[in-house]
Context: one part of a larger RNA
RNA sequence: UGACGGGGGCCCGCACAAGCGGUGGAGCAUGUGGUUUAAUUCGAUGGUACGCGAGGAACCUUACCUGGGCUUGACACGCAUGGGGAACGUCGGGAGACCGGCGUGCGUGGAAACACGACCGUGCGCAGGUGCUGCAUGCCUGUCGUCAGCUCGUGCCGUGAGGUGUUGGGUUAAGUCCCGCAACGAGCGCAACCCCUACCGCCUGUUGCCAUCAGGUAAAGCUGGGCACUCAGGCGGAACUGCCCGCGACAAGCGGGAGGAAGGCGGGGACGACGUCAAGUCAUCAUGGCCCUUAUGUCCAGGGCUACACACGUGCUACAAUGGUCGGUACAGAGCGGAGCGAAGUUGCGAGACGGAGCAGAGCGCUGAAAGCCGACCGUAGUUCGGAUUGGAGUCUGAAACCCGACUCCAUGAAGCUGGAAUCGCUAGUAAUCGCAUAUCAGCACGAUGCGGUGAAUACGUUCCCGGGCCU
Numbered sequence: 001u002g003a004c005g006g007g008g009g010c011c012c013g014c015a016c017a018a019g020c021g022g023u024g025g026a027g028c029a030u031g032u033g034g035u036u037u038a039a040u041u042c043g044a045u046g047g048u049a050c051g052c053g054a055g056g057a058a059c060c061u062u063a064c065c066u067g068g069g070c071u072u073g074a075c076a077c078g079c080a081u082g083g084g085g086a087a088c089g090u091c092g093g094g095a096g097a098c099c100g101g102c103g104u105g106c107g108u109g110g111a112a113a114c115a116c117g118a119c120c121g122u123g124c125g126c127a128g129g130u131g132c133u134g135c136a137u138g139c140c141u142g143u144c145g146u147c148a149g150c151u152c153g154u155g156c157c158g159u160g161a162g163g164u165g166u167u168g169g170g171u172u173a174a175g176u177c178c179c180g181c182a183a184c185g186a187g188c189g190c191a192a193c194c195c196c197u198a199c200c201g202c203c204u205g206u207u208g209c210c211a212u213c214a215g216g217u218a219a220a221g222c223u224g225g226g227c228a229c230u231c232a233g234g235c236g237g238a239a240c241u242g243c244c245c246g247c248g249a250c251a252a253g254c255g256g257g258a259g260g261a262a263g264g265c266g267g268g269g270a271c272g273a274c275g276u277c278a279a280g281u282c283a284u285c286a287u288g289g290c291c292c293u294u295a296u297g298u299c300c301a302g303g304g305c306u307a308c309a310c311a312c313g314u315g316c317u318a319c320a321a322u323g324g325u326c327g328g329u330a331c332a333g334a335g336c337g338g339a340g341c342g343a344a345g346u347u348g349c350g351a352g353a354c355g356g357a358g359c360a361g362a363g364c365g366c367u368g369a370a371a372g373c374c375g376a377c378c379g380u381a382g383u384u385c386g387g388a389u390u391g392g393a394g395u396c397u398g399a400a401a402c403c404c405g406a407c408u409c410c411a412u413g414a415a416g417c418u419g420g421a422a423u424c425g426c427u428a429g430u431a432a433u434c435g436c437a438u439a440u441c442a443g444c445a446c447g448a449u450g451c452g453g454u455g456a457a458u459a460c461g462u463u464c465c466c467g468g469g470c471c472u
Stems, first nucleotide, its partner, number of pairs: 007472007015462002019426005026317008034308002042053002064303007073126001077125007087104007107116003128292002131290003137286002140280002142277001144275001149188006155164003168179003194269004199237007208227003213224003240263001243257005319419001323378007335366003340359002345354003385416001390411007432454007
């Protein structure tokens, strides 16, 4: 000077408390440990690994295993040398890689010889490595933590390390601001400037909208017309403790009120200081060193990454009546679409098939949102709850669904009657609950990222648990 204390003081945070819903028990999905395996590729491992890298493992991917091949190589550049352009089609052998045969074909310049370039072969220099080291590194990232801190210049104090400033009195979400002070200033952080959202105005009205006028329908902005309104998209305005009262130190600010669409940071996002963890990543990429070089490189087929006595994490579906089933009926937002989205119509119980209108899309389609509302049945039962598992029959994608896809129909109907110790999330349009879309993607979503619908309860308080800040 720090750090630490089952020392003290002050203060924060879904930290506790108050409350709502879960996890831990069941079945399944998924990741991990372990075990197994020819291989079950590798990494991530308290918090800060475990639906994580992976925003798509049937082949490919793929890095692993087995087997079959290649050795200037699957890929790059240069040199030398030889050659029948590159390339395409086809036949035979083979699991394929590959090997062999046949046919078509013949770049640019030049009259030609020839030259150049591409390609093939040979030779050389080299390529290649998801091989090792994240404790040699760059970049990027997690975390403390959106916590309010971390420092510098000059001055002053101290022999010095260093201190002061940054402490103190108030105040704030904040080292935020005010006051005081041997300090005076400044920087990185905070805040603001950026984006979305909530209100209004102006401009622009088609593909959007329809108040007035006219036409028209079974109905309908359907048509003429209009741009008021909704909405869309640009530009601007609006909120600043500005106003009033009180408190306060005449300050900063705090409490209440008015007006207002909105208050005292309006709500959300982007944004992460000096640093910490030799944190993570040599497998995104880059890169020092080391290692392999007829193999640790490379090509191919098949297998594996999907194994299963177990154990844990994260989820989904339930155990039912605030429910299940059936019939009827209403209302979103945000997205996506050309090797695409695919309507009407026909067909199938259904997944789907046929079909092909329209749409590079405020135009057409994906797209009937679901919970909700109305009505009916079920009557507490392992059930009309629950749907695992298994048998059979199919649909779709794709060369190909055996290992190992998703979905449909019929049959089957398991465990499960609210879950021990323990433990997680959330303070408002939040939790809970309901569906929709998108990325990846041929196909495959209970995951992820977004979107809207319905829409709560509780917070006395800071003694205690956890993390953090300031002073001592």